The RNA shown here (Bacterial large signal recognition particle RNA) has 265 nucleotides and comes from a Candidatus Bipolaricaulota bacterium. The source organism's lineage runs through Bacteria, Bacteria candidate phyla and Candidatus Bipolaricaulota. The sequence was found by an Rfam model in a public genome assembly.
RNA sequence: CUGUGCUAGGUGGGGGGCUAGCGGUCCCCUGAAUCCGCAACCCGCUCUAGCGGAGCCGAAGGGCCGUCUGAGAGGCUCUCGUUGGGAAGGGCACUUAGGCCGGUCGACGAGGAAGGCCGAGCCCUCUACGGCGCACACUCGCAAACCCCGCCAGGCCCGGAAGGGAGCAACGGUACGCGAGUCCCUGCGGGUGCUAGAGGAUCCCUUGGCCGGAGCCGACCGCCUAAGCCGCCGCCGGACGGGAGUCCCGAAGCGGCCGGCACAG
Numbered sequence: 001c002u003g004u005g006c007u008a009g010g011u012g013g014g015g016g017g018c019u020a021g022c023g024g025u026c027c028c029c030u031g032a033a034u035c036c037g038c039a040a041c042c043c044g045c046u047c048u049a050g051c052g053g054a055g056c057c058g059a060a061g062g063g064c065c066g067u068c069u070g071a072g073a074g075g076c077u078c079u080c081g082u083u084g085g086g087a088a089g090g091g092c093a094c095u096u097a098g099g100c101c102g103g104u105c106g107a108c109g110a111g112g113a114a115g116g117c118c119g120a121g122c123c124c125u126c127u128a129c130g131g132c133g134c135a136c137a138c139u140c141g142c143a144a145a146c147c148c149c150g151c152c153a154g155g156c157c158c159g160g161a162a163g164g165g166a167g168c169a170a171c172g173g174u175a176c177g178c179g180a181g182u183c184c185c186u187g188c189g190g191g192u193g194c195u196a197g198a199g200g201a202u203c204c205c206u207u208g209g210c211c212g213g214a215g216c217c218g219a220c221c222g223c224c225u226a227a228g229c230c231g232c233c234g235c236c237g238g239a240c241g242g243g244a245g246u247c248c249c250g251a252a253g254c255g256g257c258c259g260g261c262a263c264a265g
Stems, first nucleotide, its partner, number of pairs: 001265006009057003012030005020046005034054005062258005068253002072249001074247010085236002090233003094228006101222006108215001115211007123200006129193002132189004137182006148173003156165003
């Protein structure tokens, strides 16, 4: 070195997630790698390895290493976008109120503005009178099975009789009460009154008189102030997605190295 038979070993690896941790089932990457059973309210394990079974390869299709290239995943920082929250005013917008502020337009004003004083009304209370309502009163009507009256048929009671007695119904009346009417008297009440009087409150409004002597009122715009609101920008933190930087892991490629036993030639 060749051949035969074996053994170790191999028959994919990695990231995320899960876990005390590891491997697998799950998702993803790589790219080609035998098949079956198990596994999320998990499965198998306990120190680096999925467990069990069948098959195949077998020192190669094996193993180790790397300041090499590098798919991809993850962490951190920054940035951009979307979305839904918070806070409150740093800026803007909007709304409201105000101003010894400014402007424009319009109305009123020397036939007297603003303002001031006196009075009246409007507002409140009380009184008188009126009105209204209710009650009382008056008139009329109805009105008591019995416990109201009168008269009491029938019937009842006393009596030998003459006669006498109590008394229901009907009839007549009356009381309580009910209904209708009247408003002369009395009492009570009110969101009562083009009524009268007294007192009060107030200066918003209406109005009379006097003083006063030139402004005053409204709308809009600008400025300022205050408050509100959360629409935009900005602030705070959240979720999702994109990009950049950095760290870590890293398939695959590339490079280097290692690779057993027996027999025979």

It matches the Rfam family "Bacterial large signal recognition particle RNA". It is annotated as a non-coding RNA gene.
The coordinates come from a structure-prediction model, not an experiment, and the mean pLDDT is 76.
Of the family's consensus pairs, 87% are formed in the model.